[in-house]
Context: one part of a larger RNA
RNA sequence: GGAUGAACGCUAGCGGCAGGCCUAAUACAUGCAAGUCGAACGGUAAAUAUUUAGCAAUAAAUAUGAGAGUGACGUACGGGUGCGUAACACGUAUGCAACCUACCCUUUACAGGCGGAUAGCUCGGGGAAACUCGAAUUAACCCGCCGUAAUAUAAUUGGAUGGCAUCAUCUGGUUAUUAAAUCUACGGAGGUAAAGGAUGGGCAUGCGUCUGAUUAGUUAGUUGGCGGGGUAACGGCCCACCAAGACGAUGAUCAGUAGGGGAACUGAGAGGUUGAUCCCCCACACUGGCACUGAGAUACGGGCCAGACUCCUACGGGAGGCAGCAGUAGGGAAUAUUGGUCAAUGGAUGGAAGUCUGAACCAGCCAUGCCGCGUGCAGGAAGAAGGCCUACUGGGUUGUAAACUGCUUUUGCCAGGGGAUAAAAUGACCUUGCGAGGUUAAUUGAAGGUACCUGGUGAAUAAGCCACGGCUAACUACGUGCCAGCAGCCGCGGUAAUACGUAGGUGGCAAGCGUUGUCC
Numbered sequence: 001g002g003a004u005g006a007a008c009g010c011u012a013g014c015g016g017c018a019g020g021c022c023u024a025a026u027a028c029a030u031g032c033a034a035g036u037c038g039a040a041c042g043g044u045a046a047a048u049a050u051u052u053a054g055c056a057a058u059a060a061a062u063a064u065g066a067g068a069g070u071g072a073c074g075u076a077c078g079g080g081u082g083c084g085u086a087a088c089a090c091g092u093a094u095g096c097a098a099c100c101u102a103c104c105c106u107u108u109a110c111a112g113g114c115g116g117a118u119a120g121c122u123c124g125g126g127g128a129a130a131c132u133c134g135a136a137u138u139a140a141c142c143c144g145c146c147g148u149a150a151u152a153u154a155a156u157u158g159g160a161u162g163g164c165a166u167c168a169u170c171u172g173g174u175u176a177u178u179a180a181a182u183c184u185a186c187g188g189a190g191g192u193a194a195a196g197g198a199u200g201g202g203c204a205u206g207c208g209u210c211u212g213a214u215u216a217g218u219u220a221g222u223u224g225g226c227g228g229g230g231u232a233a234c235g236g237c238c239c240a241c242c243a244a245g246a247c248g249a250u251g252a253u254c255a256g257u258a259g260g261g262g263a264a265c266u267g268a269g270a271g272g273u274u275g276a277u278c279c280c281c282c283a284c285a286c287u288g289g290c291a292c293u294g295a296g297a298u299a300c301g302g303g304c305c306a307g308a309c310u311c312c313u314a315c316g317g318g319a320g321g322c323a324g325c326a327g328u329a330g331g332g333a334a335u336a337u338u339g340g341u342c343a344a345u346g347g348a349u350g351g352a353a354g355u356c357u358g359a360a361c362c363a364g365c366c367a368u369g370c371c372g373c374g375u376g377c378a379g380g381a382a383g384a385a386g387g388c389c390u391a392c393u394g395g396g397u398u399g400u401a402a403a404c405u406g407c408u409u410u411u412g413c414c415a416g417g418g419g420a421u422a423a424a425a426u427g428a429c430c431u432u433g434c435g436a437g438g439u440u441a442a443u444u445g446a447a448g449g450u451a452c453c454u455g456g457u458g459a460a461u462a463a464g465c466c467a468c469g470g471c472u473a474a475c476u477a478c479g480u481g482c483c484a485g486c487a488g489c490c491g492c493g494g495u496a497a498u499a500c501g502u503a504g505g506u507g508g509c510a511a512g513c514g515u516u517g518u519c520c
Stems, first nucleotide, its partner, number of pairs: 001520004006516005013373006019366002021331001026329003030326003035073003040070002047064007080284003090208007099201002104197007112146005122135005152177011182189002210256003217247003222244004227239003259281004263274004286307005309320004337363001339362003345359001346357004376407004386398005412457006421447001427440005464509005469490003475504005485492002
């Protein structure tokens, strides 16, 4: 000098764009953050409408119908944090002849029949509650059975080609096993099996990846083999048996520290330092363990067990998990609103309308940073008054500075106007074999009456901070008297201090300035 997620002191007019718990992965009141589907299913309170009976009260039927329940898809994404991890975690480059992939796309084939239970509802019981037990009865895209079936799976048997090996690819035969679901507004939507694609993942390997030898030996599923089990898949991943290996001064093991990368800061570069914001990957979700469901989890707002903590209790037993968004307490030098909207983008779901979305888009707070603008401009010497200095009837300086005259109006305030973000998507209708195309009525903006534009008004609303001995730009007076104090280094202060304090003046930067911390 540059940089900073900064903090502190003094000061402060505005805007744009960014950033904002670095500490206690401490504990959390309250609200919200993941639902959707009646075009899968049985059914339905209140209410409304209609119909029937009746003189009426009323009763019955039909239609619409919330919430709850079964089922399906989603909840494995999105969002947070950096505890752990020195590791195939990450980066990079390869391999899988050892693998999986819901939704999506392409292609092929198929969907015949029969049955069963259960929630809900009703009745009854237990419990303070959370909830739970029994009986009867009911539906489905819920669950079974039979039939059909192959380029699926399994067994067996021929031929050809190729590979580094286990083997792979192509082409045949025989036998066995395994499937489906309906809804419909008849347009369609969905289902089963198979092949391929796309996307996402899993596994393996080479190389790279901090410090310590005042850590030198480490290891028993340990290292390898054979055979099994298990997995989507290879593998001591697990097991039985056999062998005695495996790693290590090219630093094993142990200990400490740490999420990794793209990148960021600095530097002429080499390098050094960092890993906030944004993007990719990993790990975690009160602590530890475990599996279930599922295409996918060993699952932040799912489950079970144990533990610590908090809360409720009728003492028998129960409930909970903000490292989601706000917010609270605590810790700390220190870090924001219990805000608005789904208008756009994106996601889930649905045929769709739509619903949900603290993702997202916006607004609020903070000079935390960067950038921009302003606090006037021109003229103006009686060089005014006042202040300060002085060699003191005087002079110098503050200083064109002020007053005064003219001008401008950024900004501020007042008034008026005010677009884009909305593409019409969707919808309806028509055309079309399918992609798709055409026509058409409307609706929808949180930000916000904001940005921006025009007019009016009036210099009007707006300057501080630090320094002035040398390094280092900028000096005098007074006070103090080794005191009070200053100080980054050298050093100032003991009676003439340009170094302390105050004043005037000057220098530097400027809505900031200075100090402190950290890195180069």
Description
The part of an RNA shown here (small-subunit ribosomal RNA, 5' domain) has 520 nucleotides and comes from a metagenome. The full RNA is in RNAcentral, with records from SILVA. It matches the Rfam family "Bacterial small subunit ribosomal RNA". Its mean pLDDT, the model's own confidence on a scale to 100, is 82.